[in-house]
Formats: sequence, structure tokens, C1' cells
RNA sequence: GAACUCACCUCGGGGUGCCCUGCAAGGGGCUGAGAUGCGAAAGCGAACCCGUCGAACCUGAACCGGAUCAUACCGGCGGAGGGAAGGUGCAUGGGUUUCUC
Repeated sequence: GAACUCACCUCGGGGUGCCCUGCAAGGGGCUGAGAUGCGAAAGCGAACCCGUCGAACCUGAACCGGAUCAUACCGGCGGAGGGAAGGUGCAUGGGUUUCUC
């Protein structure tokens, strides 16, 4: 230099799994940002993540391949189909380094 990125308010969207041990309460382990609290259950709520520049999350899906004691645990499917936003602020600033000198 280039590229990318950013603060606040209000509102909204979202999943919560698997395994071992234990009569139970509970304890331990895996992935993840997050695996939690109350409840008999239905459900409600916190944390956390995400909001169209949308891979948060859902559907396909009781899918396909691999690994595992087991599970979206990993990869594919796949930028396939869906998916929740308005306002104010500012940037001649701050941050990052995959690139160039």
C1' cells in the first nucleotide's frame, strides 16, 4: 500500500446431543461458542451463538463414506432448499496479516 474487519440501542432467530459408571442421587468422558437450570411431562428460562454481506439453526435424513464403546464425531450431500432487522454512531480512526513494495 492492498484486502478484510469493527460500536451502541431496541427487537428477533436458534440447537441443547452421544458414551461409560451408578438402584438412585450423582460422578466421569467426547465434540462444540454453548451440552445448563426448573419441571412428572408438556414446557419455560439463563449462558452462548446468529440476524439477509445470513453455514446460527432447520429440512433432505431412519441419507452416503470413514472413525468410534457411541453420537452430524469427521467428511460428503452443499453455497441444495429454507432461515431471524430496524435505528443511531463513525472511519482522515482502531484492529488483523492470506498478499505486494
A computed fold for a 101-nucleotide RNA from Tabrizicola sp., annotated as TPP riboswitch aptamer (THI element).
It was read from a public genome assembly, where an Rfam model found it.
Its mean pLDDT, the model's own confidence on a scale to 100, is 75.